[in-house]
RNA sequence: CCAUGCUAAGCGGGGAGUCAGCGGUUCCCUUAACCCGAAAUCCGCUCUACGCGGGGCCGAAGAUCGUUCUGCGGUUAACGGAGGUAAGGCACGGGCUUUCUACGAAAACGUUGAAGAUCGGGUCCUGUGCGACGAAAAACCACGAACCUGGUCAGGUCCGAAAGGAAGCAGCCAUAAAUGGCCAAUUUCGGGCGACGCAGGGUAGCCUUAUCGGAGUUUAUCGGGAAAGUACCACCUUGUUUCCGUUGAUCAAAGGCGAAUGCAUGG
Repeated sequence: CCAUGCUAAGCGGGGAGUCAGCGGUUCCCUUAACCCGAAAUCCGCUCUACGCGGGGCCGAAGAUCGUUCUGCGGUUAACGGAGGUAAGGCACGGGCUUUCUACGAAAACGUUGAAGAUCGGGUCCUGUGCGACGAAAAACCACGAACCUGGUCAGGUCCGAAAGGAAGCAGCCAUAAAUGGCCAAUUUCGGGCGACGCAGGGUAGCCUUAUCGGAGUUUAUCGGGAAAGUACCACCUUGUUUCCGUUGAUCAAAGGCGAAUGCAUGG
């Protein structure tokens, strides 16, 4: 050095999480990464801790090792950016609400005369009249008395010798108070009555006759402007959370490079 048969080894590793700590089950990265069974208020272990039980394959280089290089990916700190969310602030930006203005538009009125000015009148107040309404009264009509109203008073009663006379019940007629009706016309009173009259006062505002005047006036529908309000948006501050990026620290799959390598038999 070659051949055969074995054995150690290998058939994955890592980060996070969990744990006193290690490994596994879980999540993630890398990756060509054997099979079966159990494992989260869990399974096996104790710093020689890099799993447990059963089976299989391969097998001395495709394995193992490294103060080496590249380096997936993770964790963590700081800074920056973006988003979410909570609290507070801000009325100077936008939105919304209200009020004002009358600059523009629009509409209406106006040379058949706008605004404005003057005189007067009305609207307003007081008094009063008139009217209307309501109430009461008067007047009128009806009714209205066992006796205690009137007239007439049959019968009956009384006086008288008689003629005659007297009082008088019922009835009839009438009437008082009262009651009811009527109430246009009369009188008195009342007041949330009035398209009314008179007198006085007042006249800020509004309406208006007349005169002067000679072109504007009104509305607030839209736009513009002003003021006030409102935290809806924007903006500012602080807290918290998610994602991304940069830098540092740390762990690090995989690959490159390098190093070393078992036993037996035969040639």